[in-house]
RNA sequence: GGACCCAUAGCUCAGUUGGUUAGAGCAUCUGACUCAUAAUCAGAGGGUCCCAGGUUCGAGCCCUGGUGGGUCCA
Numbered sequence: 001g002g003a004c005c006c007a008u009a010g011c012u013c014a015g016u017u018g019g020u021u022a023g024a025g026c027a028u029c030u031g032a033c034u035c036a037u038a039a040u041c042a043g044a045g046g047g048u049c050c051c052a053g054g055u056u057c058g059a060g061c062c063c064u065g066g067u068g069g070g071u072c073c074a
Base pairs, nucleotide, nucleotide: 001073002072003071004070005069006068007067010026011025012024013023019057028044029043030042031041032040050066051065052064053063054062
């Protein structure tokens, strides 16, 4: 220098043919249970969907550029 892949909650990840409300597990907080803790059960909070543009009635999803990370080639 070139090719490909990845970036979504604190962490690990899902997200269908683009369809209007963005989810799960773990973690955190509250409550129940217990003498108490753990475990278990119920509930709650938590999001600039990496950034900037574009297409569209509508974008996490499509297109362009950029940033960061990974793999391979030279």